[in-house]
RNA sequence: GCCUAUCUAGCUUAGUCGGUAGAGCGCAAGGCUCUUAACCUUGUGGUUGUGGGUUCGAGCCCCACAAUGAGCA
Numbered sequence: 001g002c003c004u005a006u007c008u009a010g011c012u013u014a015g016u017c018g019g020u021a022g023a024g025c026g027c028a029a030g031g032c033u034c035u036u037a038a039c040c041u042u043g044u045g046g047u048u049g050u051g052g053g054u055u056c057g058a059g060c061c062c063c064a065c066a067a068u069g070a071g072c073a
Stems, first nucleotide, its partner, number of pairs: 001072002004069003010025004019056001026044006049065005
């Protein structure tokens, strides 16, 4: 340099046919316990990598850029 895949919460990730985003872990509080851990309950969480475009409406479709991984040279 070429090609390809991925990018969503602090971390790992789901998201179907475009209709307004969930889970687990974590964190906080409470319960339980002599105490801690474990367990149980509740809460806490996101401008969906950046910028544009299409659309009444975009995590999803299109374009450019950035980052990361794999392959080729």
Predicted 3D model of a 73-nucleotide RNA (transfer RNA) from Ludwigia hexapetala. The prediction has a mean pLDDT of 81. Rfam family: tRNA. NCBI's taxonomy places the organism under Eukaryota, Spermatophyta, Gunneridae, rosids, Ludwigia.